[in-house]
Context: one part of a larger RNA
RNA sequence: GGACGAACGCUGGCGGCGUGCCUAACACAUGCAAGUCGAACGAAGCUGCAGGGAAUGAGACUUCGGUCAAAGGAACUGUAGACUUAGUGGCGGACGGGUGAGUAACGCGUGAGCAACCUGCCUUACAGAGGGGGACAACAGCCGGAAACGGCUGCUAAUACCGCAUAACAUAUGGGGAAGGCAUCUUUCCUGUAUCAAAGAUUUUAUCGCUGUAAGAUGGGCUCGCGUAUGAUUAGAUAGUUGGUGGGGUAACGGCUCACCAAGGCGACGAUCAGUAGCCGGUCUGAGAGGAUGAACGGCCACAUUGGGACUGAGAGACGGUCCAGACUCCUACGGGAGGCAGCAGUGGGGAAUAUUGGGCAAUGGGGGAAACCCUGACCCAGCAACGCCGCGUGAGGGAAGAAGGCCUUCGGGUUGUAAACCUCUGUCCUUGGGGACGAACAAAUGACUGUACCCAAGGAGGAAGCUCCGGCUAACUACGUGCCAGCAGCCGCGGUAAUACGUAGGGAGCGAGCGUUGUCC
Repeated sequence: GGACGAACGCUGGCGGCGUGCCUAACACAUGCAAGUCGAACGAAGCUGCAGGGAAUGAGACUUCGGUCAAAGGAACUGUAGACUUAGUGGCGGACGGGUGAGUAACGCGUGAGCAACCUGCCUUACAGAGGGGGACAACAGCCGGAAACGGCUGCUAAUACCGCAUAACAUAUGGGGAAGGCAUCUUUCCUGUAUCAAAGAUUUUAUCGCUGUAAGAUGGGCUCGCGUAUGAUUAGAUAGUUGGUGGGGUAACGGCUCACCAAGGCGACGAUCAGUAGCCGGUCUGAGAGGAUGAACGGCCACAUUGGGACUGAGAGACGGUCCAGACUCCUACGGGAGGCAGCAGUGGGGAAUAUUGGGCAAUGGGGGAAACCCUGACCCAGCAACGCCGCGUGAGGGAAGAAGGCCUUCGGGUUGUAAACCUCUGUCCUUGGGGACGAACAAAUGACUGUACCCAAGGAGGAAGCUCCGGCUAACUACGUGCCAGCAGCCGCGGUAAUACGUAGGGAGCGAGCGUUGUCC
C1' cells in the first nucleotide's frame, strides 16, 4: 500500500447492486417450511331434481263419538354434481432448504477403469393385457384408557393383495458351432428343459395408465494412478491383521462376513500415535514465483438432540419417517404419554459483533393432478444495518469599501478572503400536483414488488459536512495555557518556564458521507 462476512469512536443527505451469528453442532415459546390425486376405491356428507308422502291442519260436514280435507312438506327411495373429504390406494415426502460437528480419508481434486454393477419418472422399439379368488381399513356394535391411543366381533370396494393361464430377445441350466479378447472370460448362432406378467379410469373415443423385454438418456455405486497440512520431545505398529480354499451376503467386486489353512502385510520414501482441519472451482495479495484463505455463488462430501438398529422403497439406513437406549424439556388422573429450528422468521444465552415472529406464488423452478388447480419461508420481493462497492448531491457565475468579527503583529500591517454580504441564475437530489411502465410467456385473462422506476409541471438555495492530522519518517505553524506535572507516542522520542511533539484557539494539510483506531492476511 492492498484486502475484510469485520468491530469500536466521532459524524451521517440520497440512490443502485451486493452482503449480514466468524462466538454456544447452546437451549428453544409461537406460527409457517410437503403435499397432492374423487379421472384408482368403497363410504359419509352437502346441494339440485324426481318419486314418496309423516307431523300439523285453514275449512266443510256432524248423530258431537267423529269423518272429509286444501295447504304443508319430514322419514325413505332413486338420480345428478367442475361439490366436500376421514379412510384404503397411487405418486412425492431420498429433491429443494440448513450446518461444518466429525473426517488426514479414494473424503476431495484430477486422470483412468468396471470382462464386477443398479437406475422410479422420461424417450425409442418389440410383444402382451385371458380367467378367477380370498381379505383388510373406512363403517356398525361392544370394551379398555385421564390422555396418547388401542382391543374384540361383524360387513365391504379397488389401479390394494394372491393363485391359475399364456410367454421370450428374460433368468437358470444342458448340448453343438463360430469369432474375439484382458487372466477370470466376452460376443454371437442353432437347439432342449425349467421358472416368472398384467389394471383399469374417463368429459366416451381418443387419451391417460398397466405387464414383460431390449436400448437410450439421466442419476448413482465400486476400483485404481497421481496430488492433498503439522509434530520424531510419537519408532515400531498389526490377529480379520496379510494371503489362500470353501460357505454366506451384496445391485456388484472384495476379510464385506464366517469356518479352516498358511504367516504374512505396513514402516525413516515416516508406519503407528497425537494435535489440527470439511475438500475444490475460486478469493485476497504479489511484477511473477509464491504466500494466505475456503464468507457469499457453484460442484463434491459429511451431519440432523447423543449413540445404535433396521423397515419401506427405483433410490434412505431417511433433518420436519420408524424402533431401542441416554441426557434434557413438557403433560399426567402417577398407570403412562409427548418433543427435537445445523428449514424461514423469532426468543433466551454466549459474544466486540451480525437483520423482520413482513408480502406474494406475479416471474423462475419443484411435487401432485388429464386438467382446472392445490402446495411450495425454494424463489421473487419488501423491511432493518454507511457492513462493502459504485454513482450523485450539499449549489453555479459575478462580487474589494479587500466590510464586520476572529487570530497574529515589528502596531505599519498581515491573515481568514471572493470567503461572506449583495446581484444574476440553475433545479441534480428534495417537496407538492398530474401522468405512468418493462418484467406477462400465450388470442384473452393474470404483477407481490407498486402507483415503484420513469416522464411532465410548479416551488424554493431553500432540507444535506464531517473526520483525522500538522517534530522527523510525512503533506501541513503560530499564539496562549501547562511546567518531567497534566499528558502524547507506530518508531525515533516530546514535557523539568519562550514546547511548531501535551491542552485550547486561529491558520493550514489530507480524505470526504465518511474519517480515524483496533484485529487478521499478503
Molecule: small-subunit ribosomal RNA, 5' domain
Organism: uncultured bacterium